Overview: Predicted 3D model of a 351-nucleotide part of an RNA (small-subunit ribosomal RNA, central domain) from an uncultured prokaryote. The RNAcentral record of the full RNA draws on ENA.
Context: one part of a larger RNA
RNA sequence: CUGGGCGUAAAGCGCGUGUAGGCGGCUGGGUAAGUUGGACGUGAAAGCUCCUGGCUCAACUAGGAGAGGUCGUUCAAAACUGCCUGGCUAGAGGCGUGAGAGAGGGAGGUAGAAUUCCAUGUGUAGCGGUGAAAUGCGUAGAUAUAUGGAGGAAUACCAGUGGCGAAGGCGGCCUCCUGGCUCAAUACUGACGCUGAGGUGCGAAAGCGUGGGGAGCAAACAGGAUUAGAUACCCUGGUAGUCCACGCCGUAAACGAUGUCAACUAGCCGUCGGGAGACUUGAUUUCCUUAGUGGCGCAGCUAACGCACUAAGUUGACCGCCUGGGGAGUACGGCCGCAAGGUUAAAACUC
Repeated sequence: CUGGGCGUAAAGCGCGUGUAGGCGGCUGGGUAAGUUGGACGUGAAAGCUCCUGGCUCAACUAGGAGAGGUCGUUCAAAACUGCCUGGCUAGAGGCGUGAGAGAGGGAGGUAGAAUUCCAUGUGUAGCGGUGAAAUGCGUAGAUAUAUGGAGGAAUACCAGUGGCGAAGGCGGCCUCCUGGCUCAAUACUGACGCUGAGGUGCGAAAGCGUGGGGAGCAAACAGGAUUAGAUACCCUGGUAGUCCACGCCGUAAACGAUGUCAACUAGCCGUCGGGAGACUUGAUUUCCUUAGUGGCGCAGCUAACGCACUAAGUUGACCGCCUGGGGAGUACGGCCGCAAGGUUAAAACUC
């Protein structure tokens, strides 16, 4: 450089945004860089291929021809690509208008249930826990029960292969600020687009720094059991942590183990949102859907499993990644980090 691949065999960056680059709709005119053709020049000799000849043949060798190029100059062509210039509206966007769904994000407030703790009353010998027990709590009055109070965290039912978000993720209620999406019909702009090496932002949990907070739960730890042992599973306790603010970390089976965008390709049944109707006008029901989300299923694909208009089908554009197992996601070096560590990333050797 080329090839074949990436749901489960090795392989899709955790997700966005976007620089360079790559790629790019319909239609005129110009240009002639790419492209195509001609001519001329050149591409030494040897070698290579073909023909003919010389050593008895061959190797070898002599002569002739051919081939060989991102080559140069010049002339020409103008379909395609590029460049310049004009037009268009099917891609993309979209003022203003009307409507809609939603745990999308941030801030503040607030509600009820429950656990725990505190105070007080009633009340008396147990409670708790387990397979069975014990540690533990309790006559200094526990457990239970009633009233009052404190505090923290999480929001039962609704709740749903329901919804929203790029992903991580998001769930009581109210207010404020705010992002995206969908639908209806329409001005307008006129290719403004797609992808995206680097860069940059976001990024569960755990962990780290400073300061708060601490009800429940609970690594570590202690005790009780179990056991041959039991550094576990079970039980009683219990500290970090879990919560808040600000700042780090940057990783996950960050999964649909399936990159993003676009086009095309049988049907059937649900669901969410929207639209249009029918009717008894707010419940029911019918139809449509270019927006989502599920179940089946044909063609096709697949090693099979399976996928199947939400493709793993048929194609195009661009990026990422793989190349036998172990060594190893390790060492060394670089970069990042307070640290933990992250990221980039080998080789010897071995099977």